The RNA shown here (glycine-GGAnGA riboswitch aptamer) has 194 nucleotides.
[in-house]
RNA sequence: CCGAAUGAGACUAGCGGGAGAGAUCUGAUAAAUCCAGGCGCCGAAGGAGAAAUCCCUUAAAAAUCGCUUUUUUAAGGAGCAAACUCUCAGGCAAAAGUACUGCUAGUUGACGGGACUCUGGAGAGUUUCUCAUAAAGAGAACACCAAAGGGGAAGCUGGAAACGGCGAAUCUCUCAGGUUUAAAGGACAGAGGA
Numbered sequence: 001c002c003g004a005a006u007g008a009g010a011c012u013a014g015c016g017g018g019a020g021a022g023a024u025c026u027g028a029u030a031a032a033u034c035c036a037g038g039c040g041c042c043g044a045a046g047g048a049g050a051a052a053u054c055c056c057u058u059a060a061a062a063a064u065c066g067c068u069u070u071u072u073u074a075a076g077g078a079g080c081a082a083a084c085u086c087u088c089a090g091g092c093a094a095a096a097g098u099a100c101u102g103c104u105a106g107u108u109g110a111c112g113g114g115a116c117u118c119u120g121g122a123g124a125g126u127u128u129c130u131c132a133u134a135a136a137g138a139g140a141a142c143a144c145c146a147a148a149g150g151g152g153a154a155g156c157u158g159g160a161a162a163c164g165g166c167g168a169a170u171c172u173c174u175c176a177g178g179u180u181u182a183a184a185g186g187a188c189a190g191a192g193g194a
Base pairs, nucleotide, nucleotide: 001113002112003111009108010107011106012105013104014103015102016101017100022039024038025037026036027035040092041091042090046088047086048085049084055077056076057075058074059073060072061071062070063069116192117191118190119189120188125142127141128140129139130138131137143179144178145177149175150173151172152171155166156165157164158163
């Protein structure tokens, strides 16, 4: 600053959208289920891990006339979130399921979002050529990523129809952006003050 008792947010139910990875090999079968063994993978049921602010202890330095107190730095402890990390569990044709997301109905009843600051935060080229050069950088070629922004989209809605309007997601397209250490950026997540 914006939204909210004409109902924030949460929970329950129903109906939709919703990725990834071997229809792998052997025993014996197309698969599933059940039994045994082998190699390879995914991360979005669930589970576990941990950052910063804040708190405690110790040490050093500075300020203070001195004690005390305050500030800074370092170490340890406690506490602690995510789509990050680990792969215990689960999964690797379809179906089912899935974090997350939209709509409807019901229960409850006061907050929620953006901006600001701190912190965590993935993926993909250390490719080739040219210019420049200490490096960074710029241009071109081919190859890739998906998490700034943008388009699409399930759905809702106006209309007799044609044709419109609104419109989510980690889904989809890759316009923009990014991958040629790092840094920066970065959906999302936690904390904090005015």

The coordinates come from a structure-prediction model, not an experiment, and the mean pLDDT is 77. Rfam family: glycine-GGAnGA riboswitch aptamer. Its Rfam clan is "Glycine riboswitch clan". From the family's description: glycine-GGAnGA riboswitch is a variant of glycine riboswitch that have in common a U69A change. Gene Ontology term of the family: glycine biosynthetic process.